[in-house]
Context: one part of a larger RNA
RNA sequence: CUGGGCGUAAAGGGCGCGUAGGUGGCUCCGCGUGUCGGAUGUGAAAUCUCACGGCUCAACUGUGAAACUGCAUUCGAAACUGCGGGGCUUGAGUGCGGGAAAGGAGAGCGGAAUUCUUGGUGUAGCGGGGAAUUCGUUGAUAUCAAGAAGAACACCGGUGGCGAAGGCGGCUCUCUGGAACGCAACUGACACUGAGGCACGAAAGUUGGGGGAGCAAACAGGAUUAGAUACCCUGGUAGUCCCAACCCUAAACGGUGUACACUUGGUGUGGGGAGAGUUUACCCUCCCCGUGCCGGAGCUAACGCGUUAAGUGUACCGCCUGGGGAGUACGGCCGCAAGGCUAAAACUC
Numbered sequence: 001c002u003g004g005g006c007g008u009a010a011a012g013g014g015c016g017c018g019u020a021g022g023u024g025g026c027u028c029c030g031c032g033u034g035u036c037g038g039a040u041g042u043g044a045a046a047u048c049u050c051a052c053g054g055c056u057c058a059a060c061u062g063u064g065a066a067a068c069u070g071c072a073u074u075c076g077a078a079a080c081u082g083c084g085g086g087g088c089u090u091g092a093g094u095g096c097g098g099g100a101a102a103g104g105a106g107a108g109c110g111g112a113a114u115u116c117u118u119g120g121u122g123u124a125g126c127g128g129g130g131a132a133u134u135c136g137u138u139g140a141u142a143u144c145a146a147g148a149a150g151a152a153c154a155c156c157g158g159u160g161g162c163g164a165a166g167g168c169g170g171c172u173c174u175c176u177g178g179a180a181c182g183c184a185a186c187u188g189a190c191a192c193u194g195a196g197g198c199a200c201g202a203a204a205g206u207u208g209g210g211g212g213a214g215c216a217a218a219c220a221g222g223a224u225u226a227g228a229u230a231c232c233c234u235g236g237u238a239g240u241c242c243c244a245a246c247c248c249u250a251a252a253c254g255g256u257g258u259a260c261a262c263u264u265g266g267u268g269u270g271g272g273g274a275g276a277g278u279u280u281a282c283c284c285u286c287c288c289c290g291u292g293c294c295g296g297a298g299c300u301a302a303c304g305c306g307u308u309a310a311g312u313g314u315a316c317c318g319c320c321u322g323g324g325g326a327g328u329a330c331g332g333c334c335g336c337a338a339g340g341c342u343a344a345a346a347c348u349c
Base pairs, nucleotide, nucleotide: 003321004320005319006318007303008302012317014200016198017197021193022192023191025088026087027086028085029084030083031082034080035077036076037075038074039073040072041071042070049065050064051063052062053061054060091190092187093186094185095183096182097181103176104175105174106173107172108171109170110153114149115148116147117146118145119144120143121142125135161168162167205246206245207244208243209242210241214240215239219235220234221233222232257316258315259314260313261312262311265294266293267292268291269290270289271288272287273286274285275284277282298305299304322349323348324347331342332341333340334339
C1' cells in the first nucleotide's frame, strides 16, 4: 500500500415489473451467530527480532529470551450485528375527499385542404429557379357546382401538459392506467435495489389480408456538368395507412441507473391546498408536487453542474481498463428473412 472511475476523455443496461441474492425504521425482552475480554492447551526445529557469548573482526555460529498476530477448549460481556418473541407509527400501502392532463384501447362524428370523376363557363397555353421532359384544341390550366376516396388534424399551442421509456395533439361517447394535494380512519416495516426471467419498446424492414388521396426509397426521363450513377425538374413502385403476426435496433440523449436523506438563495411557469383583504372576480402571503432560467458554497481537467447536483452520504444493480483489428470471426441462443444478442485472438501502432 492492499484500486480508480462512468455529462463531454473508455464506461449508465432503451425502459419497466419482479425471482434469487444484497441491504434495511423506532422500542422492549430473550438467545449469544458474528463481535469483545480473561484463563488453559497448542502453535516442532530452523528462520526473523533482542541480550550475552565463540572463531583476531565479519559472514557464520552457540545459549537464552521474545515472537509465531493462529487454532481449540472453557469462563464471561451484551452496546452494535444476527436469530426468536412482543409492541409502535414516522417508511410503505389501503380508505375517504379531490380534480389537472395530446396517458392507453375501442367505436362514432366533423371541417379545411389535396387528388380524381361528372357537368357548366371559357380559350391557348399550363407547368417548372431559368429551361426541357410531361400535360393540353379528343378542350388542359383557371373558375363554379355536384360526387368519390384516403391520409393528416391549421388557429388554440406555450422553454405548456401527460406517460416508466418508446411516445402522445380535431370533437364526442364507452372501457381503462397512474400522480400531486387534503383528511389522519385502517394495516403495522408489509421496504429499497434487483443477477437470471418476463412485459413494453420510434423509424425502417418481414409475412398474410385489405387500402392507396398526397408524399415518395428503387426506377425512368429532362436539365446541370469535363463527367453527374447526385444536388434541381417531370413522372413513379415498394413503403407510408388499417387488421393479425414477427423483428428488437437508434445520437432509444439530460450523451447524467434506481431509491432515500441532508445542504445558502433569486426569478418564471403548470396543478393542488391553507389564510387575510374582498362585491362576482381579482390580488397578496405561506405550504406541497411538477417543470424552466440565473446563480452561492461545494464539486470539476476545464467546460460547466449547482435542493430537478455533476454537492455531502447510504443501499443495490449495470458498465469501463490504450488506438486499430472489431462490436468483427468462431461457437451458442433467437429470427421466415434481413439480421439481433453474447463475444475473442493473431497481427499492428
RNAcentral holds the full RNA, with entries from SILVA. Predicted 3D model of a 349-nucleotide part of an RNA (small-subunit ribosomal RNA, central domain) from a metagenome.